[in-house]
Context: one part of a larger RNA
């Protein structure tokens, strides 16, 4: 832009098209069938791996320059103490929450159709014989469905459900005693709906776009509180020791993104687009 007769929201349908296909070991059956023995199945069932592969962060594990806590030098905050800056994030010792894997979980099938090669029935040609020539079957990870997943530009453009928008003039028809009502065409001007954009406030979405939530009739975000968790007992005083130091208060203090709560801050106020053969 089309989607042939408005515009919109929402949910489906599946023409095609992707992806996936891998494989090991042990147990029953059973030391059985088979075999002199030596050995040693098939069928069918269950088990439990390796490799791949797709989601996920309970659990182990990395990360984690926006947490905490130790220390070395030096500067600075007059001194002491308590910090601050600098030095790979100084160094180190732990780490949330995201992301990840070495972690968790699941994954191929099962099961149908047609068939390869094979292996049959039934059978002539050709009295026999033959799987084949006419006819009828079993029979593979391979082909077709089956499972994911994308899919109506699938221009053969599908489909369902709902929701949305008028007044007044002029000229006709229909029925009608009128009022009226049903229907054709032409003019005018109005309104601007359903919905969706902007624009702000974010977002396990994301290069930009797009996507998704949120905009006071509000928990989108920030900041507060409350709680997970993470570090490991803060400052100060107080007591003890000559003193480094120790020990009380104090499982303290201090904490990022994680959970909940609560309009305190900022989503103010708006603006634009939408109109047919329809009303």
């Nucleotide at each position: 832009c089309g989607u042939u007769a408005g515009g919109a929201a929402a949910c489906c349908u599946g023409a095609g098209g992707g992806a996936a296909g891998c494989u090991g070991g042990c147990c029953a059956c059973a030391g059985u069938a088979c075999g002199a023995g030596a050995g040693g199945a098939c069928c069918u069932g269950g088990c439990u791996g390796g490799a791949c592969g797709a989601a996920c962060c309970u659990c182990c594990u990395g990360u984690a320059u926006a947490c905490c806590a130790g220390u070395u030098g030096u500067c600075c905050u007059g001194c002491c103490a308590a910090g601050g800056g600098c030095a790979u994030c100084g160094c180190u010792g732990g780490g949330u929450a995201g992301c990840g894997g070495a972690g968790u979980u699941c994954g191929g099938a099962a099961g149908g159709g047609a068939u390869a090669a094979a292996c049959g029935c039934u059978g002539a040609a050709a009295g026999c014989a033959u799987c084949u020539a006419a006819g009828c079957g079993u029979g593979a990870a391979a082909c077709c469905c089956g499972u994911c997943u994308c899919a109506a530009g699938a221009u053969u453009a599908g489909g369902u459900u709902u929701c949305c928008c008028g007044u007044u003039c002029c000229c006709g028809g229909g029925c009608g005693c009128a009022a009226g009502u049903c229907u054709g065409g032409g003019g005018a001007c109005c309104a601007g709906a359903a919905g969706g954009g902007c624009a702000c406030c974010g977002g396990a979405a994301g290069a930009c776009u797009a996507c998704c939530g949120g905009u006071u009739u509000g928990a989108u975000a920030g900041g507060c509180c409350g709680c997970a968790a993470g570090u490991g007992u803060a400052a100060g005083c107080g007591c003890u020791g000559c003193a480094a130091g120790g020990u009380g208060u104090u499982a303290a203090g201090c904490u990022a993104a994680g959970c909940g709560g609560u309009a305190c801050u900022a989503a103010u106020c708006g603006c634009c687009c939408g109109a047919g053969a329809g009303g």
A computed fold for a 279-nucleotide part of an RNA from an Elusimicrobiota bacterium, annotated as large-subunit ribosomal RNA, domain VI. Taxonomically the source falls in Elusimicrobiota (Bacteria, Pseudomonadati). Its mean pLDDT, the model's own confidence on a scale to 100, is 86.